[in-house]
Molecule: small-subunit ribosomal RNA
Organism: uncultured bacterium
RNA sequence: GACGAACGCUGGCGGCGUGCCUAACACAUGCAAGUGGAGCGACUAACCAGGGCUUGCCCUGGGGCGAAGCCGCGAACGGGUGAGUAACACGUGGGUAACCUGCCCCAAAGACCGGGACAACCCGAGGAAACUCGGGCUAAUACCGGAUAUGCUCCUAGUCCAUAAGGACUUUGAGUAAAGGUAGCUUCGGCAUCUGCUUUGGGAUGGGCCCGCGGCCCAUUAGCUAGUUGGUAAGGUAACGGCUUACCAAGGCGACGAUGGGUAGCUGGUCUGAGAGGACGAUCAGCCACACUGGGACUGAGACACGGCCCAGACUCCUACGGGAGGCAGCAGUGGGGAAUCUUGCGCAAUGCGCGAAAGCGUGACGCAGCAACGCCGCGUGAGGGAAGACGGCCUUCGGGUUGUAAACCUCUUUCAGUUGGGACGAAGCUUCAGCAGUUAAUAGCUGCUCGGAGUGACGGUACCUUCAAAAGAAGCCCCGGCUAACUACGUGCCAGCAGCCGCGGUAAUACGUAGGGGGCAAGCGUUGUCCGGAAUCAUUGGGCGUAAAGCGCGUGUAGGCGGUCAGAUAAGUCUGCUGUGAAAGUCUAGGGCUCAACCCUGGAAAGCCAGUGGAUACUGUUUGACUAGAGUUCGGAAGAGGCGAGUGGAACUCCUGGUGUAGCGGUGAAAUGCGCAGAUAUCAGGAAGAACACCUAAAGCGAAGGCAGCUCGCUGGUACGACACUGACGCUAAGACGCGAAAGCGUGGGUAGCAAACAGGAUUAGAUACCCUGGUAGUCCACGCCGUAAACGAUGGGUACUAGGUGUAGGGGGUGUCGACUCCCCCUGUGCCGUCGCUAACGCAUUAAGUACCCCGCCUGGGGAGUACGGCCGCAAGGCUAAAACUCAAAGGAAUUGACGGGGACCCGCACAAGCAGCGGAGCAUGUGGAUUAAUUCGACGCAACGCGGAGAACCUUACCUGGACUUGACAUGUUGGUGACCGCCGUGGAAACACGGUUUUCCUUCGGGACACCAUCACAGGUGGUGCAUGGCUGUCGUCAGCUCGUGUCGUGAGAUGUUGGGUUAAGUCCCGCAACGAGCGCAACCCCCUUCGUAUGUUGCCAGCGGAUAAUGCCGGGGACUCAUGCGAUACUGCCGGUGACAAACCGGAGGAAGGUGGGGACGACGUCAAGUCAUCAUGCCCCUUAUGUCCAGGGCUUCACACGUGCUACAUUGGCGUGUACAGAGGGCUGCGAUACCGCGAGGUGGAGCGAAUCCCUUAAAGCACGUCUCGGUUCGGAUUGGAGGCUGAAACUCGCCUCCAUGAAGAUGGAGUUGCUAGUAAUCGUGGAUCAGCAAUGCCACGGUGAAUACGUUCCCGGGUCUUGUACACACCGCCCGUCACACCAUGGGAGUGGGGAGCACCCGAAGCCGGUGACCCAACCUUUUUAUUAAGGAGGGAGCUGUCUAAGGUGAAACUCAUGACUGGGGUG
Repeated sequence: GACGAACGCUGGCGGCGUGCCUAACACAUGCAAGUGGAGCGACUAACCAGGGCUUGCCCUGGGGCGAAGCCGCGAACGGGUGAGUAACACGUGGGUAACCUGCCCCAAAGACCGGGACAACCCGAGGAAACUCGGGCUAAUACCGGAUAUGCUCCUAGUCCAUAAGGACUUUGAGUAAAGGUAGCUUCGGCAUCUGCUUUGGGAUGGGCCCGCGGCCCAUUAGCUAGUUGGUAAGGUAACGGCUUACCAAGGCGACGAUGGGUAGCUGGUCUGAGAGGACGAUCAGCCACACUGGGACUGAGACACGGCCCAGACUCCUACGGGAGGCAGCAGUGGGGAAUCUUGCGCAAUGCGCGAAAGCGUGACGCAGCAACGCCGCGUGAGGGAAGACGGCCUUCGGGUUGUAAACCUCUUUCAGUUGGGACGAAGCUUCAGCAGUUAAUAGCUGCUCGGAGUGACGGUACCUUCAAAAGAAGCCCCGGCUAACUACGUGCCAGCAGCCGCGGUAAUACGUAGGGGGCAAGCGUUGUCCGGAAUCAUUGGGCGUAAAGCGCGUGUAGGCGGUCAGAUAAGUCUGCUGUGAAAGUCUAGGGCUCAACCCUGGAAAGCCAGUGGAUACUGUUUGACUAGAGUUCGGAAGAGGCGAGUGGAACUCCUGGUGUAGCGGUGAAAUGCGCAGAUAUCAGGAAGAACACCUAAAGCGAAGGCAGCUCGCUGGUACGACACUGACGCUAAGACGCGAAAGCGUGGGUAGCAAACAGGAUUAGAUACCCUGGUAGUCCACGCCGUAAACGAUGGGUACUAGGUGUAGGGGGUGUCGACUCCCCCUGUGCCGUCGCUAACGCAUUAAGUACCCCGCCUGGGGAGUACGGCCGCAAGGCUAAAACUCAAAGGAAUUGACGGGGACCCGCACAAGCAGCGGAGCAUGUGGAUUAAUUCGACGCAACGCGGAGAACCUUACCUGGACUUGACAUGUUGGUGACCGCCGUGGAAACACGGUUUUCCUUCGGGACACCAUCACAGGUGGUGCAUGGCUGUCGUCAGCUCGUGUCGUGAGAUGUUGGGUUAAGUCCCGCAACGAGCGCAACCCCCUUCGUAUGUUGCCAGCGGAUAAUGCCGGGGACUCAUGCGAUACUGCCGGUGACAAACCGGAGGAAGGUGGGGACGACGUCAAGUCAUCAUGCCCCUUAUGUCCAGGGCUUCACACGUGCUACAUUGGCGUGUACAGAGGGCUGCGAUACCGCGAGGUGGAGCGAAUCCCUUAAAGCACGUCUCGGUUCGGAUUGGAGGCUGAAACUCGCCUCCAUGAAGAUGGAGUUGCUAGUAAUCGUGGAUCAGCAAUGCCACGGUGAAUACGUUCCCGGGUCUUGUACACACCGCCCGUCACACCAUGGGAGUGGGGAGCACCCGAAGCCGGUGACCCAACCUUUUUAUUAAGGAGGGAGCUGUCUAAGGUGAAACUCAUGACUGGGGUG
């Protein structure tokens, strides 16, 4: 795009079409084929005439309605259907000299004389019926005999033409026809016209038969055929013919697809497509076939007959049970089937057909109407104006937007539907009447004519025209994630659902559902189904085969296909002119008719691998002749693991014998099994046997491939080169066919040294039916015979020609040169590498093509199922060759790219390892977490990167949790409206408190309207540590202070992408240098910032005190000073700057000097692109959701402090480098007014009393401790260790019970250096020692953050563990190795193979039976016509001829049997697919 469609929703009108695709299933009822009286007899209504009379009947004649019969024509057309049919059925073109043709037309001739019947009718009989039988009468255009014969047919003889049999003409003989009718005239004798009849010839029309060509699938159908193929003869037919029969011969068909199976009516055409094609064969038209199923003939011009006959079968109906009837695939209609397909209508008015002289009759053909949006086409559902952009709806950022000029409203129109009135075309014509003309003897008949009269319409009062009224009666369907035009809200929450493909839905869904809005089409719109297209996705036009699917393992060669150069002939192919045909419709086109269109009409064009005929001859073919460039032969000297056979050689392994010799050997990662004191291994000598041939040996050689390797001989195939003598296209390819064909395997017989499946043992391992080891049988070897496959690979079929080069190597030849051999140059052949053009998806190929062309063969067409099943062929078997389908998936695959990963590679770094020091893991306690518990033990954090984390302070508060008691505009904010005038505070009562009540006290401003403020009430709202960190912002952790991450332009690539950023060095560093199709740039690194270390300078209090002076018991205490320290500022210094070496003359590195400091001087802050949906909604902020007398708020008490247990992080220890006691020295950095708190006094002490000084370089916290000196303890669970517990106190605080800290006295647990494992640290570091601060009333701080004192050890080095960086490589990974993924087993479902069988179907074969019927035989029975004889002449007999009956061949249906094919089903079973 299309449809004979169906389904869902919806539905105003008209025109034109179309309408059982399924059950060729079964059918009730009605109709669908009759007609002719001008062929015939009989009957007969109306009516007319006559007669009889019984006065309303009968008879006769005319007349003709009507029904039946004889007869003629028709019924073989028209109409239906597509079952069968793969066929001369159809299409197309021919043939028929091998044929027929009613009615029609033309021509010629004829129609004479006779005869006997049968229906109807009458009588009788049988039967339920259908119907039948007997007797009698009768007509014809029914039937029969005779005559005639223009003719026709046959026979005889002949001529001409053509030819495969034939045609035309002449001739002898024989045979062969007929029917009348109507009307008219009539002198009743007849006449002529018309019509009908007979014979013959021709035409037209319609058919029969034959032939060439064309159009489906399967080879898992390869052989088929006995009347089969041909001949002779006969029969038969309209006609040829094995069409049939007898005889003879053995043919005929087939890979150019016979036979068989499946499917199917064929065509014009229809749909689609640019075309070529593909699919289809409704309606319309041509042909064929069929008519309940099967068979058969009759009649006829025509049938083997849809509405005829006979028989058989199935089914249905009637029946009196004896017997009968029927065939809608005609039109309507019914049932049934089905997703699905109409009215039991009107009319013969038109068109056509049958009959008829005609009028006319008949016609479910046909013309119309009805039903159905089934299709195509047309029309309408209003038009113009109209912004307050109304109401309502929806959305919203709350401003608005949108629906939307849409509506309302104003103006206008009236198609269609409705209503009123009018009203066709189709009727050309035909009939009839009248008139005229022609024909004719005729006024008859016939024919023609008339603006002549009358009649004739189913549709239909329809089309069309017109009146009236009012916008009045008339819009839906699908879609809105992408493809694909069109977006928001709500609901839902992997549910419900959607879906053509991709895919949506797990709480913010443009994808589900609804709504608003939008898009598309429109009386329709969607869905489903089918066909073509897109699909170059079967490729003729127009594809491919190295790696994506695809080159047979290789050769020889048959058919076939293709084929070198030059001429001649021919004209088959080819090209071209003309002729015929290619039905109509359809298509295209030019016009025309319905108002347009659809539709219809007229003309033209187009259309074939068609036929005939004329021409052309380049090419192809055929044929003739010639050629040598292809191919082959010959000659010459060559190379070679080419093949086959025979012989032969040495080394090695093993075994045997003997000698020497002694304890091990062997084997492995390490071992063990094994061998060995019965003497191994080792070693020497001798012997045996089998197999394989080291070095040479390779980018080497040979072969068709498989493959081929010691040496010699014999036989033998092929190749290259050179010579250019010969043949003269002899060629290439190759379906089938045939041969060869590694290894393994099979059969028979040998052989067996080594090796070695199976097997055994030992190891390894979680296991180890493996890898390793010790043994070891088939086999490996030989002969003969099978098998026929391999990653049989160059994953690349063969042949020919052409298209840059360079460089190896093997063989042959030539040239230069040489004494010669090399070298060098050139040609041919083979075999490698690199590479240009070109090709390729890329990788790559590239004169050995995967380039450019031609020829031939083979093969491919998504993945799986499956190279499987079934069938066939081969094989001893194993198995091979050929080779599907159901079902299932939306991919499978190739090449390349970027990452990630690797028990891949290279390089490098890091307290990563190593080297060290100190720990943790064991104990007790502290603290956090898990778990358990609980009314609650609030919540969060979970590998590193949660766990002394949020929490820098949980007794109340905090607090979010629990229990109980209360409040509801609220504990807190803002606003509206109304009211009141205070509120707060203080006191009392109740209560656990919150709270409630009572008492007391108590405003300000003012323009006097009111306002501020507070309270009460009201409405908006507040509030939420409720949810979602996977909706978010911000902040943070981590990789990681790792050295990386990118961009612009350019270049390369089809592209992803690459290059830069890789490489050579170097660095802590993508730091720097060099090189480079790259050149630059950005974020990172480094530096700039802060602290420390050195110096200078300025200033000099509260800091300092060298010098000067004063004072004291003593002290910078005082005067003073700025030198020093220090403080606070500002500066300086360090840059690989200098020297030497190394390096590439670089960057840089190494060493040195100087310097307070040296190569980043030491620390800190500082964290690229990004990763982890990392963490946080409980810091804060925030979308959405949720709660609103509660998930909000207040209060009391409790809980977060529980405790069998497990883990993390710490503290204190286990002691002598120690504990205890006494004395004594030296910091830094902080903090302090609700604060730090001195001197003094009290207390053993915690602390108390008290209150000087200090908002602090001034005063206080504040005695630093380890250290040092002296003393004591002495290896003991202790003078170590301090848990736990008892008692007594202190402090903070409303309050220390749950649940604080501290002090004193007493008590004195575990623990004696900690398993596997694991952590930190490279120098002022680790270790060790104390000090301060934040939070804080107090404190669970042993935590955290700072500060200083004392102050080490070790680093060979980068193999390994962990993490990271760069390059490279492989990849089937990309959620990226915590990836991907294989098979069994278990379960569910699906399709399928096998299967003892079972049931059905169609086709064939053999045999039996055999209806009807044709043909044949017989026919003693029956028979009017003709003939003969006879008779009493209406008779009888015989003959000719015919028939019944009987019988034979053929034969439908039926029966029996054995095979084959096919479908369904089958316990069980095999594999496969999906989950």